[in-house]
RNA sequence: GGGCCCGUAGUAUAGUGGUAGUAUGCCGCCCUUACGAGGCGGUGGUCCCGGGUUCGAAUCCCGGCGGGCCCACCA
Numbered sequence: 001g002g003g004c005c006c007g008u009a010g011u012a013u014a015g016u017g018g019u020a021g022u023a024u025g026c027c028g029c030c031c032u033u034a035c036g037a038g039g040c041g042g043u044g045g046u047c048c049c050g051g052g053u054u055c056g057a058a059u060c061c062c063g064g065c066g067g068g069c070c071c072a073c074c075a
Stems, first nucleotide, its partner, number of pairs: 001071007010024004018055001025043006048064005
């Protein structure tokens, strides 16, 4: 330098045009002598950034940034 994949809550991950979900964490309550486990409720996301298409974008297109894999080049 070229190609491919990925970026969504503190963490992991689903969602591929039409209300952003799940698990875990965290907080409260129940339970327990107490802790853990378990049950119930609650909390938390500019969907990496900018622009475009569209009535509507996490999703499609363009550019950038970051991460991973492969190939090429160099001395």
Transfer RNA from a Thermoprotei archaeon, 75 nucleotides, folded computationally. Its Rfam family is "tRNA". About the family: Transfer RNA (tRNA) molecules are approximately 80 nucleotides in length. The family's RNA type in Rfam is transfer RNA.